Notes: The RNA shown here (c-di-GMP-I riboswitch aptamer) has 78 nucleotides and comes from an uncultured Methylophilaceae bacterium. The prediction has a mean pLDDT of 81.
[in-house]
RNA sequence: AUUAAUCAAGGGCAAAGUCAUCGUGAGGUGGCGACGCAAAGCUUCCGGCCUUAAUUCAAAGGUAGCGGGGUUACCAGU
Numbered sequence: 001a002u003u004a005a006u007c008a009a010g011g012g013c014a015a016a017g018u019c020a021u022c023g024u025g026a027g028g029u030g031g032c033g034a035c036g037c038a039a040a041g042c043u044u045c046c047g048g049c050c051u052u053a054a055u056u057c058a059a060a061g062g063u064a065g066c067g068g069g070g071u072u073a074c075c076a077g078u
Stems, first nucleotide, its partner, number of pairs: 012037002017032006035065001041071003045068003048063005
């Protein structure tokens, strides 16, 4: 460093919903809340889906908890 299996400890994040707030919108942010997650840490490079507008060709935004890629990372054992 890689692959496979098993078992802990300390913990971490946080869905839906709701209150407030920002946004034309998808959706975001904070509080409460926990459906779940071994990367549910970060990152739009690729695909999907969603929104606005347009539709001749295109574009911009969102979703990282839709998947792929990149990158970082706690502890124990073989």